[in-house]
Source information
This is a predicted structure of a 72-nucleotide RNA (transfer RNA) from a Candidatus Micrarchaeota archaeon. Rfam family: tRNA. The coordinates come from a structure-prediction model, not an experiment, and the mean pLDDT is 84. It was read from a public genome assembly.
This record gives sequence, structure tokens and C1' cells, in this order.
RNA sequence: GCCUCGGUAGCUCAGUGGUAGAGCGCUUGUUUCGUAAACAAGAGGUCGAGGGUUCAACUCCCUCUCGGGGCU
Repeated sequence: GCCUCGGUAGCUCAGUGGUAGAGCGCUUGUUUCGUAAACAAGAGGUCGAGGGUUCAACUCCCUCUCGGGGCU
């Protein structure tokens, strides 16, 4: 330099054009003499950045950036 995969909640990851989600973690409550567990509720997101297409973009296109793998 070229090819390829990925960047979404604190962590691990879903979501292939129409309301952004799960598990774990966190907070609160119930329960207990107390803690854990269990159960219920809740908070937490500029979806890596910028631009384009579209009535509508996490999703499609372009550029940039960061990380993994491959080739020379």
C1' cells in the first nucleotide's frame, strides 16, 4: 500500500429501511433478625465522526478515524 471483519447502555452482544433492545452489572422497593438469593420497578444511548440517498437511515452509498485478521 491492497483486501476483509468489526466500533450500538458500565461489560458482552442482538437489531439487514418504519418506536433503539437483551443478558450481566447499577439504583429503588418487597421479602429476611441481617446479608445473599428470588421477585417487582427504574435509571442509563449525539448507534465511532462528517457528508449523501430516501417521506423515513443503527441499517444503503462516499470519505475519515480506531481496533482485529489476511496479502504484498